This is a predicted structure of a 76-nucleotide RNA (transfer RNA) from a Deltaproteobacteria bacterium. The coordinates come from a structure-prediction model, not an experiment, and the mean pLDDT is 81. Rfam family: tRNA. The family's RNA type in Rfam is transfer RNA.

RNA sequence: GGGCGCGUAGCUCAAUUGGCAGAGCAAGGGACUCUUAAUCCCUAGGUUGAAGGUUCGAUUCCUUCCGCGCUCACCA
Numbered sequence: 001g002g003g004c005g006c007g008u009a010g011c012u013c014a015a016u017u018g019g020c021a022g023a024g025c026a027a028g029g030g031a032c033u034c035u036u037a038a039u040c041c042c043u044a045g046g047u048u049g050a051a052g053g054u055u056c057g058a059u060u061c062c063u064u065c066c067g068c069g070c071u072c073a074c075c076a
Stems, first nucleotide, its partner, number of pairs: 001072007010025004019056001027043005049065005
C1' cells in the first nucleotide's frame, strides 16, 4: 500500500427485508436482614466513531475520513 471485518450506555453485546435505541453486568437509591452477602424493586446513564449524501423517516443504504483487528503484497 491492496482486500475483508468491526466501531451502539462505564464493560460485554442485541436492535427481525429503513419506522419510538434495548438487555445483562457495573453504578446510585430503596425493601429485606442484628450487620454483610445474596435476593427483590426503582432510578439514572447514548450527540449509535466523525463529516456529508439519499429518504417523509437512517444504528441500518451510499461517499469520504478516523481508530482497531485479520489477511495479502512490498521493503529489509